RNA sequence: AGAGUUUGAUCCUGGCUCAGGAUGAACGCUAGCGGCAGGCCUAACACAUGCAAGUCGAACGGUAAGGUCUCUUCGGAGAUACACGAGUGGCGCACGGGUGAGUAACGCGUAUGCAACCUACCUUUUACAGGGGGAUAGCCCGAAGAAAUUCGGAUUAAUACCCCAUAGUAUCCCUUCAACACCUGUUGAUAGGAUUAAAGCUCCGGCGGUAAAAGAUGGGCAUGCGUGACAUUAGAUAGUUGGUGAGGUAACGGCCCACCAAGUCUACGAUGUCUAGGGGGUCUGAGAGGAUGGUCCCCCACACUGGUACUGAGACACGGACCAGACUCCUACGGGAGGCAGCAGUGAGGAAUAUUGGGCAAUGGGCGAGAGCCUGACCCAGCCAUGCCGCGUGCAGGAUGACGGCCCUAUGGUUGUAAACUGCUUUUAUACGGGAAGAAUAGGCCCUACGUGUAGGGAUUUGACGGUACCGUACGAAUAAGCACCGGCUAACUCCGUGCCAGCAGCCGCGGUAAUACGGAGGGUGCAGGCGUUAUCCGGAUUUAUUGGGUUUAAAGGGUGCGUAGGCGGAAGAUUAAGUCAGUGGUGAAAUCUCGUGGCUCAACCAUGAAAUUGCCAUUGAUACUGGUUUUCUUGAGUAUAGUUGAGGUAGGCGGAAUGUGUCAUGUAGCGGUGAAAUGCUUAGAUAUGACCCAGAACACCGAUUGCGUAGGCAGCUUGCUAAACUAUUACUGACGCUGAUGCACGAAAGCGUGGGUAGCGAACAGGAUUAGAUACCCUGGUAGUCCACGCCGUAAACGAUGAUCACUCGCUGUGUGCGAUAUAUUGUACGCGGCCGAGCGAAAGCAUUAAGUGAUCCACCUGGGGAGUACGGUCGCAAGAUUGAAACUCAAAGGAAUUGACGGGGGCCCGCACAAGCGGAGGAACAUGUGGUUUAAUUCGAUGAUACGCGAGGAACCUUACCUGGGCUUAAAUGUAGAGUGCUUUUUGCUGAAAGGCAAUUUUCCUUCGGGACGCUUUACAAGGUGCUGCAUGGUUGUCGUCAGCUCGUGCCGUGAGGUGUCGGGUUAAGUCCCAUAACGAGCGCAACCCCUACCGUUAGUUGCCAUCGGGUCAUGCCGGGGACUCUAGCGGGACUGCCAGUGUAAACUGUGAGGAAGGUGGGGAUGACGUCAAAUCAGCACGGCCCUUAUGCCCAGGGCUACACACGUGUUACAAUGGCCGGUACAGAGGGCAGCUACUACGUAAGUAGAUGCAAAUCCCCAAAGCCGGUCCCAGUUCGGAUCGGAGUCUGCAACUCGACUCCGUGAAGUUGGAUUCGCUAGUAAUCGUAUAUCAGCAAUGAUACGGUGAAUACGUUCCCGGGCCUUGUACACACCGCCCGUCAAGCCAUGGAAGCUGGGGGUACCUGAAGUCUGUAACCGUAAGGAGCGGCCUAGGGUAAAACUAGUGACUGGGGCUAAGUCGAAACAAGGUA
Repeated sequence: AGAGUUUGAUCCUGGCUCAGGAUGAACGCUAGCGGCAGGCCUAACACAUGCAAGUCGAACGGUAAGGUCUCUUCGGAGAUACACGAGUGGCGCACGGGUGAGUAACGCGUAUGCAACCUACCUUUUACAGGGGGAUAGCCCGAAGAAAUUCGGAUUAAUACCCCAUAGUAUCCCUUCAACACCUGUUGAUAGGAUUAAAGCUCCGGCGGUAAAAGAUGGGCAUGCGUGACAUUAGAUAGUUGGUGAGGUAACGGCCCACCAAGUCUACGAUGUCUAGGGGGUCUGAGAGGAUGGUCCCCCACACUGGUACUGAGACACGGACCAGACUCCUACGGGAGGCAGCAGUGAGGAAUAUUGGGCAAUGGGCGAGAGCCUGACCCAGCCAUGCCGCGUGCAGGAUGACGGCCCUAUGGUUGUAAACUGCUUUUAUACGGGAAGAAUAGGCCCUACGUGUAGGGAUUUGACGGUACCGUACGAAUAAGCACCGGCUAACUCCGUGCCAGCAGCCGCGGUAAUACGGAGGGUGCAGGCGUUAUCCGGAUUUAUUGGGUUUAAAGGGUGCGUAGGCGGAAGAUUAAGUCAGUGGUGAAAUCUCGUGGCUCAACCAUGAAAUUGCCAUUGAUACUGGUUUUCUUGAGUAUAGUUGAGGUAGGCGGAAUGUGUCAUGUAGCGGUGAAAUGCUUAGAUAUGACCCAGAACACCGAUUGCGUAGGCAGCUUGCUAAACUAUUACUGACGCUGAUGCACGAAAGCGUGGGUAGCGAACAGGAUUAGAUACCCUGGUAGUCCACGCCGUAAACGAUGAUCACUCGCUGUGUGCGAUAUAUUGUACGCGGCCGAGCGAAAGCAUUAAGUGAUCCACCUGGGGAGUACGGUCGCAAGAUUGAAACUCAAAGGAAUUGACGGGGGCCCGCACAAGCGGAGGAACAUGUGGUUUAAUUCGAUGAUACGCGAGGAACCUUACCUGGGCUUAAAUGUAGAGUGCUUUUUGCUGAAAGGCAAUUUUCCUUCGGGACGCUUUACAAGGUGCUGCAUGGUUGUCGUCAGCUCGUGCCGUGAGGUGUCGGGUUAAGUCCCAUAACGAGCGCAACCCCUACCGUUAGUUGCCAUCGGGUCAUGCCGGGGACUCUAGCGGGACUGCCAGUGUAAACUGUGAGGAAGGUGGGGAUGACGUCAAAUCAGCACGGCCCUUAUGCCCAGGGCUACACACGUGUUACAAUGGCCGGUACAGAGGGCAGCUACUACGUAAGUAGAUGCAAAUCCCCAAAGCCGGUCCCAGUUCGGAUCGGAGUCUGCAACUCGACUCCGUGAAGUUGGAUUCGCUAGUAAUCGUAUAUCAGCAAUGAUACGGUGAAUACGUUCCCGGGCCUUGUACACACCGCCCGUCAAGCCAUGGAAGCUGGGGGUACCUGAAGUCUGUAACCGUAAGGAGCGGCCUAGGGUAAAACUAGUGACUGGGGCUAAGUCGAAACAAGGUA
């Protein structure tokens, strides 16, 4: 110090979350020791038991117990300057200890004041202490009662009580004077008067007593300042505020009372409600702050709840009293007792917090002369890892890097020098031994000095902790390590299991068969006697921003003005010194924090010193700035004078066009309306046209990018009234200013009230259409309303989404209204309204002198999204509603700007058999084939929009074959190792069986050192096998977009960045092809070219090809000799490049019936397929990870199936005929194939074919056209078209044609007469048409596929539309990318919440009634010598009761909306022009 998380990516805004520190903690796992500290945060809940405040005999009467002594009849008695129960009396009990309920307060903190006060014990000083009196407790006797306790009688003492005396620096009254202070008065001196004291004990030294003054200590009171939340609490207050008088108090005071006055507090937050003890400090933080107040210290408050006083120096009293209440206990039922928020302890509550311990040895306290007694204060110990600190669990060596574990690519790696092993040490533990300090200024004893005692010295006594700390010896590595984590944040990785299950999770998120995220293991990381989790606080969070934020679009500028309080405020001088600054003094307790030093072996801890305590008060000074006062000034502001401007406002008058109604006229059949229609109007005369009248509303042109107004807003002309701005002049005033909470006024449209008005338009409503529906969009009507007057409402995307004012800061340009200068070209200046562009700012878009720049002042507003501008409450309103304005709950986002894509029922440009123009088809029929579906034992599997469906399959009768049924095998085939057995191999035969197979019989090796070996076989084990699954784990291959023109990179430049530029623009092209331009310059993959075939030519070479010339030969044929001319074959070359010409153009290029040329602008065809998309296809071609089966999901065999058949679809074949069918004759290819083959030729058969036979492993032999052409026939019919189907007879292949082959012949002769919506192919040697060949193959279901040639067209105006694609641009809420996203009702579940007839509580107040104890007060009878008391009366009050309201909480049938929840329903509102912006 930051990090994660919104997006495909980016920047920003913004929330959520994490890493740190802390704790009086708790929980989980674990645990060796010590030191120091801490330990009911909850029920201020209830408490059994014990202890926590007594002491003094040197105050008193005394003697219950004990000691000592004496006596004793042993029962006891007496004495005691030993001691002491109970009692009188004194002092203490108001301290110490506990708790935090109450309290928002002078309670606390801080600083002052008391001239308004008190203070026992202590210190100092002064003075005094004379006389007298009567009681009473105890003791004794008696009585009541269960007890607590009480009553009566007799007797008695005091430092108890009372009276008298004495007394002043005391108190009060009064006289005079002085000083000081000041709001009052205080102090001193002085004359006089009045009033009040005392206690004794004694060792004779004293101690104690009374009065007064002073000190010290402790307290009381008052004041300034500071010290929570809520305004959805705005008014509160009758002793209330003040005065006078009296009372009361230690003292001031409405503290109390009587009377008088009517005040007092409050937006600088009164009153009310809720919460809370305050501070020093503690935690955190860089600090400012925020949070907190346990332990320790200070203060306060409280002591079962409430009230009250008494005593006392001090209390309204924790372990005192009285009363009331609740609760508990005892009881003989009559009556009594009690108060752990003291220390332990118990129950309860709770996640949770300790021993019914030891001791007064120390420190401190009370009493006492003292010894001493008391002390749960305190000192110690016990329990608890609750925290902080320290120590240890060994150290060194040790590599065949052992075993085991885990991983593995099978070499190895890791655990790991870790272990074993060797050597060493002994903290700690254990055993034994020694053994403190804390103890003296204490007590008693002795000595010394002065001398009743004090000071000093000596030995001696006293320790709970504790035989503890500490020290020594022995022993032996011996007694001692866990927890969390390992996807990112965040240090640390692999295997197995699981399979959106189980589970994890702080946030993001993991898990659906290869999980570093779940569970386990190995390994690793972090910390360590602890480690994690949970809770809470601060931090990070500049995320409430004083330091230190924002408001155009992210949340956020009030709709606008006026203006109150408040805040801020021009220039100069003087004065003051409040703010401000500096010095000094006081205070800021101690502890804590920081630093230094020291003590426990160190540390924690403790001690000591310093610093700090940022604050408050006082005082002295400074005077720049701010403030106050005062004197001036003119520039801010205003006024005046003279002009100008405008849809500024308001009231009245007037006008024309249009529309509509009415009347009249002309005129006739439609009008109107729409995408198309219909509703509607019209022969009772509409629409249209003309004339006239009337009505209401709005004001064309001018008109604009204009003007005016604070905003809303304002538009015909004109008049009255009225407001404003600007300009010029610089005459006047002299800071009069700016902003503006609360307040007041204005405030579009819609709406409301009352009364008018109503032409047009037009919510609601009605009808017609559209539609699946159409409560809409469109049409025809139409009411409120729109208009006027008056009164409400008070809101708008009231927007420039930009508050007002002032100042400053580059330029260019237009325009409105003034005023100047001037040369009438221009130009200056002021105020407005606009555009563009710098610096600067901004997240960017953008703003940019009209700022969103730079500064100043004031106001308003914001703090994640939703819930929600909702609920409740208040205010306003006739209502509608407005304003103010939450929470529970829920999410991890919501959002802004910009980027790249994709998409659009957005736009522009361009291309393609995309459309159009044509030709031929499909869709109708029959059949073939594939698919779906159905069926089946099985109909094996895959392919499924384009991009599956004559596809894998280029050929299922068996085989193939993967499927089904049945029968069998458990290593069938290959190879190897190891073990065992054995001698085969092979041949033949028989039986059985559907076959596979099974059973049986027969035959039988080589070498040898005899141990065995070689080669085989059988068997066992290990390795196999699987067309089983996953194409969503993969390789490879392929389809498609698409042969579309695109896809990228380097460097540079631009941008915060994603990204852009280049690749855009203007042209051009088939093309990102090329040219020009250009912050780009280049390059790569694609395009093109290079390659193959084909079209022309040349050349080389001529066999099996060819044959012009020469010769030979045949019925005939290059048949033969020859030849290379030609064709052809197949090598090498040439040729075409917009090269030439003309035109256009800057160029690229285009145009041309151009020339030349076989070919002309890519000549034609092929191969060639960029980055990528579709989790496209294929695990069944092959390969391969993982999973699964192993007497089976493997292997063998027979038969069946893949060929089924109500049906649907795709692809084809044949047709429907005359451009044809049939018959006869006749001609011309190319390419390919051939020995288990092609087969000439001959014979036979109608034919398929058969029987012979020849050539050819092939430019040599063989297979080889049809359409066409010539002639004939048919004559438009279901035919001489068409050939399905069926019957019969055959041929061939093959073990085998039943399921289930092809072909031939004879017979049979179905549908079909050109095919609905719709749809496919094709732009030239193409379509169409005709045949040929081949692969596969025994044969063939081939009409398929792949090749080949023959014949050989038509049309393209053109790019509006459909489809697909490319480029640019635009919008976007899409990015899984429109097959996207997304809204609302309804239905279901869950959750929190509002309302609600009511019901139940709580605290507080008011009124009335009653009223204990008690203070005060009054008082004749009774008591007392008296002081006084009893009794009785009165005031006040705690509590209780009654009543009506308010506030608040819980609950409530029913009800309202809200939120959340994989796959529900209905629609389709938003995002693109979202299909009606």